[in-house]
Context: one part of a larger RNA
RNA sequence: CGUAAGAAUCUUGAAGAGAUGUUUCCUUAGUACGAGAGGAUUGGGAAGCACUGACCGCUGGUGUACCAGUUGUUCCGCUAGGGGCACGGCUGGGUAGCUAAGUCGGGAAAGGAUAACCGCUGAAAGCAUCUAAGUGGGAAGCCCGCUCUGAGAUUAGGAUUCUAUGACCUUCGGGUCGAGAGAGCCCUGAGAUACUAUCAGGUUGAUAGGCCGGGUGUGUAAGUAACGAAAUUUAUUAAGCUAACCGGUACUAAUGCUCAAUUA
Numbered sequence: 001c002g003u004a005a006g007a008a009u010c011u012u013g014a015a016g017a018g019a020u021g022u023u024u025c026c027u028u029a030g031u032a033c034g035a036g037a038g039g040a041u042u043g044g045g046a047a048g049c050a051c052u053g054a055c056c057g058c059u060g061g062u063g064u065a066c067c068a069g070u071u072g073u074u075c076c077g078c079u080a081g082g083g084g085c086a087c088g089g090c091u092g093g094g095u096a097g098c099u100a101a102g103u104c105g106g107g108a109a110a111g112g113a114u115a116a117c118c119g120c121u122g123a124a125a126g127c128a129u130c131u132a133a134g135u136g137g138g139a140a141g142c143c144c145g146c147u148c149u150g151a152g153a154u155u156a157g158g159a160u161u162c163u164a165u166g167a168c169c170u171u172c173g174g175g176u177c178g179a180g181a182g183a184g185c186c187c188u189g190a191g192a193u194a195c196u197a198u199c200a201g202g203u204u205g206a207u208a209g210g211c212c213g214g215g216u217g218u219g220u221a222a223g224u225a226a227c228g229a230a231a232u233u234u235a236u237u238a239a240g241c242u243a244a245c246c247g248g249u250a251c252u253a254a255u256g257c258u259c260a261a262u263u264a
Stems, first nucleotide, its partner, number of pairs: 001152001005163007015149004021049007033038001051106005059100004066093005071086006111143002117137004166177004182259004186202005207253003210249005217241002223236004
């Protein structure tokens, strides 16, 4: 820009893409078959491997915004307690998120038309013949079925709902104003993210931050007191601290503004 008014929501599916794997075991059955050795077709069931999708409750990994221990040095005047630097200094753990080695799924069934091949009926050719007319069966393959995209599918589809036809002026060509579904700019952001987009919100508000409560993690803070010569230990104290998590709360920031449809 188009889809002959402008919008919002829900859709149909032309077309395209993906997927399509395979093994072992149990049973049918030591049956059919076979002198024996051996040993099925078929049907039913189970478990894997590879691949693949989703997810983070479990097991773990990461987690340089969390907690603790600890070395050297330096600074906070000193003690104590802390900060900086040394690969996050090193070490032990670890929330959210992201993850696999973790968890849960998937390939199917059914249907249609067929290939090789196997047939029925059957002439040409009194027989025979699956084929010439006619008519069946038949594959991991083909078309469907399953998942995703999808009406710029210009053949531009469908459904539902919403919005306007007012006022004034007019040289009757038109002009000005108002209303207006809805949309956008801008702003707060994340379940979204390269940008954009998408999504949640913008005071009739819990969108983010802060604060409060909880959870989680770490593992018993500092200070004080007690025992001890002291290191230390014990008590206060399962303490103190705690990121991204959950809930609450307008304290802070979401100020403000624009566009918009033959007004036929």

Predicted 3D model of a 264-nucleotide part of an RNA (large-subunit ribosomal RNA, domain VI) from a Sedimentisphaerales bacterium. The coordinates come from a structure-prediction model, not an experiment, and the mean pLDDT is 84. The organism belongs to Sedimentisphaerales, within Bacteria.